[in-house]
RNA sequence: AUUUCGUUAUCGCUUAAUCCUUAUGGAGCGGGGAACCCAAUGUUGCGUGGCACUGCCACUUGGGGUGAAUCCUGAUUAUUAGUUAGGAAGGGCUACUCUUUGGCCCGAACCCGACAGCUAACCCCGCAGGCGUUCAUAGAGAGGAAGG
Repeated sequence: AUUUCGUUAUCGCUUAAUCCUUAUGGAGCGGGGAACCCAAUGUUGCGUGGCACUGCCACUUGGGGUGAAUCCUGAUUAUUAGUUAGGAAGGGCUACUCUUUGGCCCGAACCCGACAGCUAACCCCGCAGGCGUUCAUAGAGAGGAAGG
């Protein structure tokens, strides 16, 4: 001097997931259910199993919800599923904010349990978790703040 790992502090990112209070709680942010109207449907139906059977319990193939996270092509396999490669819809970061160029990434997972369109009143619920931009001086434009 460079690289890697660990710890602490400050800071930053994803996200609704923050702030206040001694605490209970409160503020704020976010989500679901739920009328008329509107939309939709077609005249009778509405998955499987069990039970003590006009109900209860369990399950997930129908349907639905949170989320950017849905889809296409190929390989493997047992032409399912799974795994894997590439790509697209869509989404995020690049340290004052916005737009843009370039660069770097994600493109998951979970829940409800036969059931939910929109939806005012009303009812219910969450405020977890995970990380570190080839350092926070990448380029351009606009705006703003601070300092001189």
Source information
The RNA shown here (c-di-AMP riboswitch aptamer (ydaO/yuaA leader)) has 148 nucleotides and comes from Peribacillus kribbensis DSM 17871. The prediction has a mean pLDDT of 78. Rfam family: c-di-AMP riboswitch aptamer (ydaO/yuaA leader). From the family's description: This family represents a conserved RNA structure found upstream of the ydaO and yuaA genes in Bacillus subtilis and related genes in other bacteria.